[in-house]
């Protein structure tokens, strides 16, 4: 004491995929039909509405209600999907450190 390499740092672009966090949509909601269970029960299947929207429209729990028959109610928790934004990561470039010893 050069080059190659090269992390941190800085810079850059646009698009897809993925991640995180938000936002919007929808209230995981409403409605109709058929069937099923019956206090150890309260479900199953299908149609429709709802979203500038594809998909989904269920699960678990607590409390109540229905005295036996056909009907459930309130509350809590946690999402999925679509689109958008930000961030991180990744990529590329310049490269402290490091490296190397012509």
């Nucleotide at each position: 004491a050069a080059a190659a390499g090269g992390u941190a740092a800085c810079a850059u672009a646009g698009g897809a995929a993925g991640g995180u966090u938000c936002g919007u949509a929808u209230a995981u909601u409403c409605u109709c039909g058929a069937g099923a269970a019956u206090a150890u029960g309260g479900c199953u299947c299908g149609g429709g509405a709802g979203u500038u929207u594809c998909u989904a429209c269920g699960a678990g729990g607590u409390c109540g209600c229905c005295a036996u028959u056909a009907a459930c109610g309130a509350c809590c928790u946690g999402g999925c999907u679509a689109c958008g934004a930000a961030c991180a990561a990744a990529a590329u470039g310049u490269c402290a450190a490091c490296g190397g010893g012509a």

A computed fold for a 102-nucleotide RNA, annotated as Purine riboswitch aptamer. The coordinates come from a structure-prediction model, not an experiment, and the mean pLDDT is 79. It was read from a public genome assembly, where an Rfam model found it.